[in-house]
RNA sequence: UCAGGGGGCCCGAGGCAGCCGCGUGUCCGCAAGGAUGCGAGGAAAGUCCGGGCUCCACGAAACGAGGGUGGCGGGUAACGCCCGCCGGCCCUGCCGCGAGGCGGGGCAAGGGAAAGUGCCACAGAGAGCAGACCGCCGAUGGCCUUUCGGGGCACAGGCAAGGGUGAAAGGGUGCGGCAAGAGCGCACCGGGGCGCUGGCAACAGGGUCCGCAUGGCAAACCCCACCCGGAGCAAGGCCGAAUAGGGGUCUCGCGCUGAAAGGCAGGCGUGUUUCGCGCCGAGAGACCCGGGUUGGCUGCUAGAGCCGUCGAGCAAUCGCCGGCCCAGACGAAUGGCUGCCGCCGCGCGGCCGGUCCCCUAGCGGGAUACCGCGCGCGGAGACAGAACCCGGCUUAUGACGGCCCCCUGAUCUU
Repeated sequence: UCAGGGGGCCCGAGGCAGCCGCGUGUCCGCAAGGAUGCGAGGAAAGUCCGGGCUCCACGAAACGAGGGUGGCGGGUAACGCCCGCCGGCCCUGCCGCGAGGCGGGGCAAGGGAAAGUGCCACAGAGAGCAGACCGCCGAUGGCCUUUCGGGGCACAGGCAAGGGUGAAAGGGUGCGGCAAGAGCGCACCGGGGCGCUGGCAACAGGGUCCGCAUGGCAAACCCCACCCGGAGCAAGGCCGAAUAGGGGUCUCGCGCUGAAAGGCAGGCGUGUUUCGCGCCGAGAGACCCGGGUUGGCUGCUAGAGCCGUCGAGCAAUCGCCGGCCCAGACGAAUGGCUGCCGCCGCGCGGCCGGUCCCCUAGCGGGAUACCGCGCGCGGAGACAGAACCCGGCUUAUGACGGCCCCCUGAUCUU
């Protein structure tokens, strides 16, 4: 550089016309019906977060319980969302002996680990008031040896440099130092304390002191700061049929007897009959009241609304002005066919424009790989569908196109 693959973000999700059909608003019509306007999405999805709206509960505030959020500033009705910045980590280029520094790109739920508790598997000698496994030393003391200069052993002991284990081994690099080592000393890098400067702030820069003392985990408990009442359009409001059922008033009625309890008579069951036993035996009509079910109406779509010019801001976003009305179904409409255009691929056309080649340099001749143009043929169309509304997040998504990152291969250069 080219080709292929993967991921992320953006654009985009076709347009116009005709015919037929569906839902709904308005108008006309006695009606049948007719005319006309509008009619799914970027995610309508998951129902995860934040609100509007509605009902319920509640004197107010504080504390507590439970849940959530967590750098700083801004945006917003609000947010766990968005924008900008800060710090961190990773990759990469340059600089530096090196620790590291600077630039570019990407990633990430980023308060507190000197309040306390807990945990740190496996491996490893040692994992938290460190640790001698390998290793180094053995200056000093000890032992052996000696040609008396020393040499040897590694017993006492010293060492956290090096190796090894691990996610992590008690700052790092370089030089000195030492028996060997070690902030033991020095310089630099990093860290901590104090104050200074800059910044709204997170934080940054430099000064001075401290050889460095508190290893990690809070997506473990916990601590700190801030936020949070609950349920949801099946919320809620209105109307309210038949039938069934509830309550009240009045009238009539209750086998006989009795004031009543009860007794007698009656019916049913016990396979039948008798006895016995058990059970049953007043309600109807008229009028009125209130509740519920099916159902109907409402809530229901003009709104943190959409489009455009201009302005403010790095941006998210906001403001002024002008224009527009853009689904409201409920066993749930939003569809089908045809034609033309658009997208992609292939082919054809040089008597189409570029482009390229030739020389006789012209009003010339030629080529058609590439870009466009014209014609023809073929092809692709995904994910998915409102159900009270809005702002986000997440997830799904075909073809073409744009940007960024990563991987693989080929070729070229150094």